[in-house]
Molecule: transfer RNA
Organism: Candidatus Riesia sp. GBBU
RNA sequence: GGGCGAUUAGCUCAGUUGGAAGAGCAUCUCUCUUACAAGGAGAAGGUCAUCAGUUCAAAUCUGAUAUCGCCCA
Repeated sequence: GGGCGAUUAGCUCAGUUGGAAGAGCAUCUCUCUUACAAGGAGAAGGUCAUCAGUUCAAAUCUGAUAUCGCCCA
């Protein structure tokens, strides 16, 4: 220098064909217990890496950039 893949909640990850952003763990509240843990009920937490484009509508399509990983030179 070239090619490919990844980037979504605090962490690990779904989201397949463009149509209201989710799960598990963690956190907080309540419940249960003499108490703690486990269990049960609920809540909070997201500029979907960044910027632009296409579209009535973008996490999803297109381009550029950034970071990480792999391969080639």